[in-house]
RNA sequence: UGAGCCGGCCGGGCGGCCGCGUACCGGGCUGCACGCAGCACCGGUCCGAGGAACGUCCGGACUCCACAGGGCGCGGUGCUGGGUAACGCCCAGUCGGGGUGACCCGCAGGAAAGUUCCACAGAGAACAGACCGCCGAUUGCGCGACAGCGCACAGGCAAGGGUGAAACGGUGCGGUAAGAGCGCACCAGCACCCGGGGCGACCCGGGUGGCUCGGCAAACCCCACCGGGAGCAAGGCCGAACAGGGGAAGGGCUGCCCGUCCGAUCAUCCCCGGGUAGGCCGCACGAGCCGUCGGGCAACCGCCGGCCGAGAUGGAUGGCCGCCACGGGCGCAGGCCCGUACAGAAUCCGGCGUACAGGCCGACUCACUGC
Numbered sequence: 001u002g003a004g005c006c007g008g009c010c011g012g013g014c015g016g017c018c019g020c021g022u023a024c025c026g027g028g029c030u031g032c033a034c035g036c037a038g039c040a041c042c043g044g045u046c047c048g049a050g051g052a053a054c055g056u057c058c059g060g061a062c063u064c065c066a067c068a069g070g071g072c073g074c075g076g077u078g079c080u081g082g083g084u085a086a087c088g089c090c091c092a093g094u095c096g097g098g099g100u101g102a103c104c105c106g107c108a109g110g111a112a113a114g115u116u117c118c119a120c121a122g123a124g125a126a127c128a129g130a131c132c133g134c135c136g137a138u139u140g141c142g143c144g145a146c147a148g149c150g151c152a153c154a155g156g157c158a159a160g161g162g163u164g165a166a167a168c169g170g171u172g173c174g175g176u177a178a179g180a181g182c183g184c185a186c187c188a189g190c191a192c193c194c195g196g197g198g199c200g201a202c203c204c205g206g207g208u209g210g211c212u213c214g215g216c217a218a219a220c221c222c223c224a225c226c227g228g229g230a231g232c233a234a235g236g237c238c239g240a241a242c243a244g245g246g247g248a249a250g251g252g253c254u255g256c257c258c259g260u261c262c263g264a265u266c267a268u269c270c271c272c273g274g275g276u277a278g279g280c281c282g283c284a285c286g287a288g289c290c291g292u293c294g295g296g297c298a299a300c301c302g303c304c305g306g307c308c309g310a311g312a313u314g315g316a317u318g319g320c321c322g323c324c325a326c327g328g329g330c331g332c333a334g335g336c337c338c339g340u341a342c343a344g345a346a347u348c349c350g351g352c353g354u355a356c357a358g359g360c361c362g363a364c365u366c367a368c369u370g371c
Stems, first nucleotide, its partner, number of pairs: 001367004006362005012324007020048002023045005028039005050342001054353002057351005062231004074227005079093005094108001095106004109222002114220002117215002131161002133157003139152005169187006188212002190209008235281004245272003250262004288307004293302003325340006
């Protein structure tokens, strides 16, 4: 210098004017039980979208309902250790795969528990299989120079060819009629045993056994672990008007029975229940954010200090102007014009996934070149 790889961060800035929403303060108006309540009014102060607020895919908090305990069934998760409130998330590793490398990817338990399935082609597709091929020792017949040779059947053979994604270990020597782990050596895999390292997944080394037992579990299944259901329109409180119901009902002690207390005295007027319209709570202080220090490789955890950063409910968070920044176009030039990504709260939080103009910072790798 070029190419690449990984991580973190920002995502227009400053000023002015006008407007909108919550809360608070002051005022105004209205109501009455007269010091409180309400308001769509006025003024002021603070705050006012995001890294994804999104998709609603997973996990929790919270709420209501159900629930003795256990089992069957169903659903989910699936290498190991750790983190966490929890997770299908994150971190650190192991194994497998890719890359020269930095690094990246993995729905990564069990197929020697059992049952399926394995297209096309092929004889045969999983306790294999004679299509081509090889042999035909033994047996029968024939010939014979008595060494053998030829023919034939039964049969033997997985070495070679061929098919296929895959054909039941590979190479060599021996062996045989031909062959074959049939025997042997080496190699590969598997099972078992031993020694060493690691918390563990697993790794390193040695030995024994001819054991060679394909794939698929996102087919059934087996094993281990986890899981009750519904969701803020959860749920709770106050509560008109009209209509309707009940009144020895109803309410409190107290969930029920008993008891006791309150209450009305038979009602067009009094009492009670239900909870519609509407209002309030839930609902903004929380697994919170920032900083120092400490523990840990890290995810993360702890101590101390500081901070408060939206809360709407027909649903606020916007518009204009000036300067600057960035991108594009035009112009010889001073400059002029246009544009500024994805998107947008609705109970809250932790993740994942997806979208995104442009920009900043840091670590590392490879190639070439100079000293």
A computed fold for a 371-nucleotide RNA from an Acidimicrobiia bacterium, annotated as Bacterial RNase P class A. Of the family's consensus pairs, 89% are formed in the model. Its Rfam family is "Bacterial RNase P class A". Rfam's curators write: Ribonuclease P (RNase P) is a ubiquitous endoribonuclease, found in archaea, bacteria and eukarya as well as chloroplasts and mitochondria. It is annotated as a ribozyme. Rfam links the family to the GO terms tRNA processing, ribonuclease P activity and dimeric ribonuclease P complex. Model confidence (mean pLDDT): 77 of 100. The sequence is in RNAcentral, with records from ENA.